This is a predicted structure of a 347-nucleotide RNA (Bacterial RNase P class A) from a Planctomycetota bacterium. The model forms 92% of the base pairs in the Rfam consensus. It matches the Rfam family "Bacterial RNase P class A". It is annotated as a ribozyme. Rfam links the family to the GO terms ribonuclease P activity, tRNA processing and dimeric ribonuclease P complex. It is recorded under the gene name rnpB.

[in-house]
RNA sequence: CAAGUGAGUCGGGCGACCGCUCGAAAUGAGAGGAAAGUCCGAGCUUCAUAGGGCAGGACGGUGGGUAACGCCCACUCCGGGUAACCGGCAGGAAAGUGCCACAGAGAAUAGACUGCCUGGCUUGCCAGGUAACGGUGAAACGGUGGGGUAAGAGCCCACCAGCGUUCCAGGCGACUGGUUCGGCUAGGUAAACCCCGUCCGAAGAAAGGCCAAAUAAGGAAGCAUGAGGCUGCUCGUCUCAAGUUGUUUCCGGGUAGGCCGUUAGAGAUUGCCGGCAACGGCCGUCGAAGAUGAAUGGUCGCCACCCUUUAUGGGUACAGGACUCGGCUUACAGAUUCACUUGAUUG
Repeated sequence: CAAGUGAGUCGGGCGACCGCUCGAAAUGAGAGGAAAGUCCGAGCUUCAUAGGGCAGGACGGUGGGUAACGCCCACUCCGGGUAACCGGCAGGAAAGUGCCACAGAGAAUAGACUGCCUGGCUUGCCAGGUAACGGUGAAACGGUGGGGUAAGAGCCCACCAGCGUUCCAGGCGACUGGUUCGGCUAGGUAAACCCCGUCCGAAGAAAGGCCAAAUAAGGAAGCAUGAGGCUGCUCGUCUCAAGUUGUUUCCGGGUAGGCCGUUAGAGAUUGCCGGCAACGGCCGUCGAAGAUGAAUGGUCGCCACCCUUUAUGGGUACAGGACUCGGCUUACAGAUUCACUUGAUUG
């Protein structure tokens, strides 16, 4: 210098004026890395719930982190890359069932199209043997060599690969390195059914709680009312009845409306300590969006950058809270930092 790999940061700046939301007010505060998708895990709330099972769903190497997770970290194995590094929905296919397009003779208790060998005859056909040769395919039922044979074949043998198995060594473990024996060989697919193991109650902030104009049901008390007693009558008073009717007050009920939930929470972070790391511990420091017909905007000036039709021009990514956290995923113009890899050149 060129080509790459990984991890980050910023996401126009300053000023003036006008406006919006919160707030008693102020010279106060007022969107993000994703506030997004609402996919996963939780807090919180209400309902449900003895215990167990079925069904259904999610997850699936090992160890760790975490409140928890389908997330994160480290490692193992497999795959890709010269490398830095990247990717993996990574249990079981010798429990069972299913499927394997096209091509091809044959696609899973193999298979005879070409070729090879044997036999027959009508002499170019038929019957049988054969997986060693060719061809097809993503995949053809181990590979190489020797023996053997009519030709061949794990038919037999040696070595190798792979599978199962015994033991030793290392590792917490997944696993790795070596080793003993075995039958000579076992195709793929579980993001097909299925089997094994672990986990899972439902609904969500329009949850839920409180206050409470109004209306009805319902309840309580009083008065009017009815019957009886005290008297022969009236008034008055007492008792009883209210399932009648009227009326007043109170309770109740919970619509409109309001308040809480609702922003200090598994919070963020300098430093130190532990840990490879994710992360954890200690000390200190920081902090007022909370509005629901839902504010966070506009204009001008200067500067920065980009575009073009070069002007008295246009533009400044993706996108915007809605109870709150931890993740994942997706979107993102451009600018910029650090570390590393490979190649070339120069000293």